[in-house]
């Protein structure tokens, strides 16, 4: 330098055009004599900038980062 895969919450991770699931951790609450456990609530402008579209996490281009191959 070329090609490919990936980047989503503090962490793991699903979602491949129509208002982003789940788990762990954290915070608040219920329960308890106090705790633990259990249960409920809460936490995302999806790496960045443009483009296409009525509508983009999703499609296209460029850039950045990580990994792999040549």
């Nucleotide at each position: 330098g070329g090609c490919g895969u990936g980047g989503u919450a503090g962490c793991c991770a699903a979602g491949u055009g129509g208002u982003a699931a789940g788990g762990c951790a954290g915070a608040g609450g219920u329960c308890u004599g106090c705790a633990a456990a259990a249960c409920c609530u809460u936490u995302a402008u999806c790496a960045g900038c443009a483009g296409u579209u009525c509508g983009a996490u999703u499609c296209u281009g460029c850039u950045c980062c990580a990994c792999g191959c040549c």
A computed fold for a 70-nucleotide RNA from a Patescibacteria group bacterium, annotated as transfer RNA.
Its mean pLDDT, the model's own confidence on a scale to 100, is 80.
It matches the Rfam family "tRNA". The family's RNA type in Rfam is transfer RNA. Gene Ontology term of the family: triplet codon-amino acid adaptor activity.